Model confidence (mean pLDDT): 87 of 100. A computed fold for a 350-nucleotide part of an RNA from Perophora annectens, annotated as small-subunit ribosomal RNA, central domain.
Context: one part of a larger RNA
RNA sequence: CUGGGCGUAAAGGGCAUGUAGGCGGCCUAAUCAGCUAAGGGUGAAAUCCCGGGGCUCAACCCCGGAAGUGCUUUUAGAACUAUUAGGCUAGAGAUUGUUAGAGGCAAGUGGAAUUCCUGGUGUAGAAGUGAAAUUCGUAGAUAUCAGGAGGAACACCGGUGGCGAAGGCGACUUGCUGGAGCAAAUCUGACGCUGAGGUGCGAAAGCGUGGGUAGCAAACGGGAUUAGAUACCCCGGUAGUCCACGCUGUAAACGAUGAGUACCGGCUGUUUGUUCUUUCAACGGAACAAGUGGUGCAGCUAACGCGAUGAGUACUCCGCCUGGGGACUACGGUCGCAAGACUAAAACUC
Numbered sequence: 001c002u003g004g005g006c007g008u009a010a011a012g013g014g015c016a017u018g019u020a021g022g023c024g025g026c027c028u029a030a031u032c033a034g035c036u037a038a039g040g041g042u043g044a045a046a047u048c049c050c051g052g053g054g055c056u057c058a059a060c061c062c063c064g065g066a067a068g069u070g071c072u073u074u075u076a077g078a079a080c081u082a083u084u085a086g087g088c089u090a091g092a093g094a095u096u097g098u099u100a101g102a103g104g105c106a107a108g109u110g111g112a113a114u115u116c117c118u119g120g121u122g123u124a125g126a127a128g129u130g131a132a133a134u135u136c137g138u139a140g141a142u143a144u145c146a147g148g149a150g151g152a153a154c155a156c157c158g159g160u161g162g163c164g165a166a167g168g169c170g171a172c173u174u175g176c177u178g179g180a181g182c183a184a185a186u187c188u189g190a191c192g193c194u195g196a197g198g199u200g201c202g203a204a205a206g207c208g209u210g211g212g213u214a215g216c217a218a219a220c221g222g223g224a225u226u227a228g229a230u231a232c233c234c235c236g237g238u239a240g241u242c243c244a245c246g247c248u249g250u251a252a253a254c255g256a257u258g259a260g261u262a263c264c265g266g267c268u269g270u271u272u273g274u275u276c277u278u279u280c281a282a283c284g285g286a287a288c289a290a291g292u293g294g295u296g297c298a299g300c301u302a303a304c305g306c307g308a309u310g311a312g313u314a315c316u317c318c319g320c321c322u323g324g325g326g327a328c329u330a331c332g333g334u335c336g337c338a339a340g341a342c343u344a345a346a347a348c349u350c
Stems, first nucleotide, its partner, number of pairs: 004321003007304002012318001014201004021194003025088007033081002035077008049065006091191001092188003095184005103177007110154001115149007125136002162169002206247006215241002220236004258317006266295012299306002323350003332343004
């Protein structure tokens, strides 16, 4: 290489967009590049194979044939691929109507709670724990009432509910804005799928500059526990958590399951829409479509399990794997302010 694989054994890129490339619907005609058939030329000799022959045999040598799966050329063919021309509407897109939604961005607003401040009432404790202590409190705490300040997060609704490509998104109002579903079947007419590189997005932590800081809380200080206790528990507490702008680019970034298309029994819940049905109306029932769950036939699987949301049956394209350790490492390169990220060995060893 061939072959075999990637839910859990090694292996799906964090996610998208898209360049090159690969692959690509139905009909008609033409061409004949691929393709098919027959023939010509060439395919050195030796070697290999087959049939003979010569050394007493063999090795070895000689003669003849075959082969040389290839390249080139001529003629013929036209199903498929391709190309060209024309057409179609089932893919894709557009249009119209309509629907749901924590999809995104910005501005404004609200109530509960914690903390702090001021004032009132009030007096000796409060807090904390397994038990304590550190701690707070007669300079009046805790408790309670009134007022004020400020920051962060939005109880109930809330739901294997919804939306988003993923990360993720949850108070309310307004503005701007992306996507999706359904129903018509009006338009375009294959405009499609995938996607090496590239580009963009990308939790938390971290970094830079400037703000902000209620609560929480790495580090740190103290009190306990303990043989010790650089911990678990307690009292404090700074970065940080929040905002703006910029960087970082990683996660068990998980469904540990790449994207797309077609086909292949059911039953049952739920979300959204449409149509039909029932009804005076409301409720309800049915079908279809798109999601999201449970169970399970066939099939698949080493088993567990998966099972129309496939890990089934096929096809297209991309990524990735090849014993464990060394090693998500070294060196080099690229990127980064740094932390580090990406790419990625070998010796040696079992």
Taxonomically the source falls in Perophora (Eukaryota, Metazoa, Eumetazoa, Ascidiacea). The full RNA is in RNAcentral, with records from SILVA.